[in-house]
Context: one part of a larger RNA
RNA sequence: CUGGGCGUAAAGGGCGCGUAGGCGGUUUGGCAAGUCCGGCGUGAAACCCCCAGGCUCAACCUGGGGCAUGCGUUGGAAACUGCCUUGCUUGAGUCCAGGAGAGGAGGGUGGAAUUCCCGGUGUAGCGGUGAAAUGCGUAGAUAUCGGGAAGAACACCAGUGGCGAAGGCGGCCCUCUGGCCUGUGACUGACGCUGAAGCGCGAAAGCCAGGGGAGCGAACAGGAUUAGAUACCCUGGUAGUCCUGGCCGUAAACGAUGGGCACUAGGUGUGGGAGGAGUUGACCCCUUCCGUGCCGCAGUUAACGCAUUAAGUGCCCCGCCUGGGGAGUACGGUCGCAAGGCUGAAACUC
Numbered sequence: 001c002u003g004g005g006c007g008u009a010a011a012g013g014g015c016g017c018g019u020a021g022g023c024g025g026u027u028u029g030g031c032a033a034g035u036c037c038g039g040c041g042u043g044a045a046a047c048c049c050c051c052a053g054g055c056u057c058a059a060c061c062u063g064g065g066g067c068a069u070g071c072g073u074u075g076g077a078a079a080c081u082g083c084c085u086u087g088c089u090u091g092a093g094u095c096c097a098g099g100a101g102a103g104g105a106g107g108g109u110g111g112a113a114u115u116c117c118c119g120g121u122g123u124a125g126c127g128g129u130g131a132a133a134u135g136c137g138u139a140g141a142u143a144u145c146g147g148g149a150a151g152a153a154c155a156c157c158a159g160u161g162g163c164g165a166a167g168g169c170g171g172c173c174c175u176c177u178g179g180c181c182u183g184u185g186a187c188u189g190a191c192g193c194u195g196a197a198g199c200g201c202g203a204a205a206g207c208c209a210g211g212g213g214a215g216c217g218a219a220c221a222g223g224a225u226u227a228g229a230u231a232c233c234c235u236g237g238u239a240g241u242c243c244u245g246g247c248c249g250u251a252a253a254c255g256a257u258g259g260g261c262a263c264u265a266g267g268u269g270u271g272g273g274a275g276g277a278g279u280u281g282a283c284c285c286c287u288u289c290c291g292u293g294c295c296g297c298a299g300u301u302a303a304c305g306c307a308u309u310a311a312g313u314g315c316c317c318c319g320c321c322u323g324g325g326g327a328g329u330a331c332g333g334u335c336g337c338a339a340g341g342c343u344g345a346a347a348c349u350c
Stems, first nucleotide, its partner, number of pairs: 004321003007304002012318001014201004021194003025088002029084003033081002035077008048066007091191001092188004096183004103177007110154001114150008125136002162169002206247006215241002220236004258317006266295011299306002323350003332343004
């Protein structure tokens, strides 16, 4: 390197857009680069294989043939690939008519709860735990009623549900906006798939600047527990959690399963749409498309399991793996304000 692999053994890039490249539906004519056939030239000798011969045999040596899978040149073939060209519509896309949705951004707004402040009632406790204590309370707490302020999150609906490429998205209303699905025709006419680089997005925590700060709460303090208790439990509590702008770029970023297309028994739910039968309508039945679950045949798998949402059967493209530790470390490079990220060894050792 090839062979072999990547759900759980080592191994799918966190996700998308997309450059080069790789691969690419059907048809007409042409070219002849790839491809195929033939001729010629070359492909040194030795070596190797076959035949024959020479040393008494053999090793060894000599001669002839083969081989030398290649390259060049020339003549030809046109099925396949390629290039040019002519069409096509089934791939892809556009238009039209409908549809569902926590998809994204901005603005506005609502109620419950919590905490705090003011006032009323009211009096000795409250709180907390396994039990307590720290803590709060006669300067009137807890409880309860009325009023006010603030910030954050949106109970029920809620689902085995929906949307999004992923991260993720949940009160209500408005504005702007992305994607998806269905139906019928019309249009473009292969415009496609994948995608090294590159660019963008990317939970939480963390960082910078400015705001905000109710609850919660790393650190920290105290109280308990304990042999100790730098913990688990309790009382407090700062960063942070929230908003705006800018960084960071990680994750058990998981379906631990890259993307696309095609094919391969069924059964039963569920979300969205269309058509048909039927009906006054609701409801219900059948067909079909898209999504999302469960069960299960063939097949597959080391097994577990997967099984039309494949881990089955094929093709195309990308990423990745190659014993454990050392180590995702060192060094170098590069990115970052930093934290650190990306790339990524070896000695040695088992």